[in-house]
Context: one part of a larger RNA
Parts: sequence; C1' cells; structure tokens
RNA sequence: UGACGGGGGCCCGCACAAGCGGUGGAGCAUGUGGUUUAAUUCGAAGCAACGCGAAGAACCUUACCAGCUCUUGACAUGGGGAUCUAACGGAUCCGGAGACGGAUCUAUCAGUUCGGCUGGACCUCACACAGGUGCUGCAUGGCUGUCGUCAGCUCGUGUCGUGAGAUGUUGGGUUAAGUCCCGCAACGAGCGCAACCCUCGCCUUCAGUUGCCAUCAGUUCGGCUGGGCACUCUGGAGGAACUGCCGGUGACAAGCCGGAGGAAGGUGGGGACGACGUCAAGUCAUCAUGGCCCUUACGGGCUGGGCUACACACGUGCUACAAUGGCGGUGACAGUGGGUUGCGAUCUCGCGAGAGUGAGCUAAUCCCCAAAAACCGUCUCAGUUCGGAUUGUACUCUGCAACUCGGGUACAUGAAGUUGGAAUCGCUAGUAAUCGCGGAUCAUCAUGCCGCGGUGAAUACGUUCCCGGGCCUUGUACA
Repeated sequence: UGACGGGGGCCCGCACAAGCGGUGGAGCAUGUGGUUUAAUUCGAAGCAACGCGAAGAACCUUACCAGCUCUUGACAUGGGGAUCUAACGGAUCCGGAGACGGAUCUAUCAGUUCGGCUGGACCUCACACAGGUGCUGCAUGGCUGUCGUCAGCUCGUGUCGUGAGAUGUUGGGUUAAGUCCCGCAACGAGCGCAACCCUCGCCUUCAGUUGCCAUCAGUUCGGCUGGGCACUCUGGAGGAACUGCCGGUGACAAGCCGGAGGAAGGUGGGGACGACGUCAAGUCAUCAUGGCCCUUACGGGCUGGGCUACACACGUGCUACAAUGGCGGUGACAGUGGGUUGCGAUCUCGCGAGAGUGAGCUAAUCCCCAAAAACCGUCUCAGUUCGGAUUGUACUCUGCAACUCGGGUACAUGAAGUUGGAAUCGCUAGUAAUCGCGGAUCAUCAUGCCGCGGUGAAUACGUUCCCGGGCCUUGUACA
C1' cells in the first nucleotide's frame, strides 16, 4: 500500500421488511447429470453451466457409429504430357443400398495476326502441396460473461517522507453520481458520472392516392364518387423543462422542502452507452492463429443408424387441480410485424385438420387478420359438464422419404392431480398478475426466444437482521 475480520462509523441496492404472484408436490415439454449403447458427436459447471452455443437433429445439418468406397484428393496455386473447340452439362438405359462404374443420344464459347495462336475446359503423370469440427483458451488475436451503470481508477507539476509511499482523492455539507459547494500544501488534468444520440409523452410548421361528412354535392349507402387537407394519422423540421419564478430552510453556498404555471418538474419514462481492472472466467467447434500431431488417413464421398436410449437425480418452463371457473351462445374494441419458388380474398366440398378454385397485392392501397380476456345463459362443489396425460381406430399436411423419429384433425379412451415439506425465485407502475397477437429460424415442426398491444393491482413503518456494494477508520502471526 492492499486484502481480510462472527471490528467500529456513515450510506446505497426488490438486500431485508410490507405486499402480489410463483417454483419445490402432479402430468407433460425442454436442458443437464448418471446409466445404457456400435454410437448415444462436442463444448458450457456456484452466483456468472443446465428452453445455454442450437434463430428450429426424419435425409441434409453432423462433427458420432457400422458398412461400402476414393487417394494430388470435395477445394487452391504451380510444372510436364495428351485431348477438345468447346468442356462441364441435359436425357435415357444397365449394375449397385448409394457413392460410383459402364453404354447410348443430344445442346452450347470469346478474342483472333485464321496458326490450336491466346483465353478457357477436361483427362492423365509424378511432385510441391491440399485437407483435419485432431490437441493445447494455461502459447494467442478477436469477441463475450461477471463484479456493475457500482462511482470509482489514475496522471503532470509542486510539497512531505531515508524509502516503500503519502498528499491531491481526506474533512464539513450535499447528490443518483469523485454531483456540486465550502475548507485545506496543494494547483491542474485525463479515463469514468452527467450531457450530446434514439424512442415515448405536449405544441407549431411543411407535406397529403391513410383519414374526414368536419363543410358542400351525388350515393347501388361502403369515404363509395366528385371535392377538400380542417381533424386523426404518417414522417421531416422546429419549439418546450432551466430549480427558470414565488415562499420556507440552509453557512450569505451547493442543495433540500412546499407552491404556482405547465402536456410534462426537479435525471419526465424507456433504450443505446459498461472507467482502471478482477476471475490463467468462457470460446482453438464462428473466424483468425503459434506450437504439436495425422497424411491410401485423425483427410474425402455414400447408405443406414445415432445425437430422440431410460431404473433414476436436478434446473427451466407449459397445463392443471376449478365457480374470479368449465361449456354453449352473442359478435365490441388493438398494436408490432410479415408477404412474389410469397401472402392468399371470394365461392364450393368436408364434422374437422384440410382440399378445389384462384380475385388482388412487389403492398399506409391487396392479403395474413379471427384479436383474446369482455357480455348473456347454463352447470352447483362432485375426481365432476374440473383436468387432460395415455392408448386405439380413421384421416390430413409438408417432404424423394414421417418405422426408428414430424405437425395437425375427428371419434373413442379418460391417468396423476383437491394448492404442494424443508427450502427458494421474480416484481416498486402502465410495473406485477392476466389475455391474446406478430416475427426470426423454417419444406414441415415452438410450452423456447425476440417483440407487440388489451385489462390492470397491492405494498414500502423502516434499515435491527440476511446478501452484495461504496467511503472513512481500526486490528492482523496474511501478500
């Protein structure tokens, strides 16, 4: 100087408390451990691994296993030889599980000095080499997590100290903040904080193939038509909030408390943004890369299987156990987004999943699009008109192909479950809870993820205690 203390003081944070809803019990989904297996590819490991890499494992993916098969190789550059003006390609047939091998038919270049000459292409030979998701994240770059959006981390000059170092950065107030004020052997400065950026909330203005009967006319009544940008909206520019004003308090300061005006008030709400560093944290399997290793194989191709196994254990979720509910009926109101190998209206068929048809739309124009919770009726506390697992039968969609191993529908079946021990998690407002909708990935497949809006609470006395953190101080046999 740090680190640590079941030392002290001060102060924060959904840290506790006050509340609301969960997890832990059940069934299922998903990830992990374990076990099994020819293989169940690999990585991630307290917080900070475990619906994580994976924004989507039937083949492919795929890295794993079995079998078949290739060896200058699926891919790059270079040399020699031979062939072709085209070659690769396309179609058919045969063998084969396929890769691959063989046969037949067929279409197609550019420049040109008209020479296969140049470009180009394939074959072949031997070699340099290719190739490796093989090892080392404790050799590395890059990227990321975490403490933590915590308020800290440092430097120059000066001063003090033999020196390590100190001072500044401590102290008195104050703040979300090393934020600001005052004081002070310090005076300044940098990286952080804040602001500058995006978005939501108010207004003005500009623009009008969305919107409006606001105003006028027509109307097959639909902004449908003429007409018009006033309003809504869309998206560009600007204004607006600064403790600016008033009162109190404070040290005459910084600030704090109350009030006015205002759409908004003291950081207005949300986001992006992560200092010096810590954990030899994570990643050699995104990529890049040193070293080591393999080279007829640890490389390449293919078929099939596996990653989907199942006595069990854990994490994260979904659905429930019901009446604030189930079922039936009525038919009100969103927002974000997506759409041309796409979204698909309408009509017809089917109980339905879906099928046929195919209008319109490269989309503020057409489509996805039905919002759901809501309201009315019924059921009357029961393993039920709760709950839907499991299983059978019949279908349907995607796709070369749903046996291992996909999604959906109808009928039948109707399991566990009556609110969950010890323990434990999230959340302070348009939040929790609850309700549906959209998107990425994607042929098909979502209870996951990322977004969107609808309805919309309760509680916070307080900081003694638990956890984490900041500043000062103290002890130490620790560095």

The part of an RNA shown here (small-subunit ribosomal RNA, 3' major domain) has 479 nucleotides and comes from an uncultured prokaryote.
It matches the Rfam family "Bacterial small subunit ribosomal RNA".
Its mean pLDDT, the model's own confidence on a scale to 100, is 82.